A computed fold for an 85-nucleotide RNA from Thermoflavifilum sp., annotated as c-di-GMP-I-GGC riboswitch aptamer. The organism belongs to Thermoflavifilum, within Bacteria. Of the family's consensus pairs, 95% are formed in the model.
[in-house]
RNA sequence: CGUGAAAAUGGCAAACCAGGGGAAACCUUGGGACGCAAAGCCACGGGUCUACGGACGGGAGUCUAGGACAGCCGGGUUGCCACGC
Numbered sequence: 001c002g003u004g005a006a007a008a009u010g011g012c013a014a015a016c017c018a019g020g021g022g023a024a025a026c027c028u029u030g031g032g033a034c035g036c037a038a039a040g041c042c043a044c045g046g047g048u049c050u051a052c053g054g055a056c057g058g059g060a061g062u063c064u065a066g067g068a069c070a071g072c073c074g075g076g077u078u079g080c081c082a083c084g085c
Base pairs, nucleotide, nucleotide: 001084002083003082004081011036012035016031017030018029019028020027021026034071040077041076042075044074045073046072047069048068049067053064054063055062056061
């Protein structure tokens, strides 16, 4: 520097359940493992979700990110093990 077939050291932890936070999306702690070679980190581009507040509306409701998702894709950045050069 390249690769992730096999192996190994260790790591993470979907759904679901319980406690806590939040208007919600969702987050968090514990349990739990569907999976993951970056399922470490960063909302930069696209995408998705939510709509407290705001805008519109007679109302029903519609729109809106400044909110959320890194386990949707791309990009950036750091790094373990193994193998090859």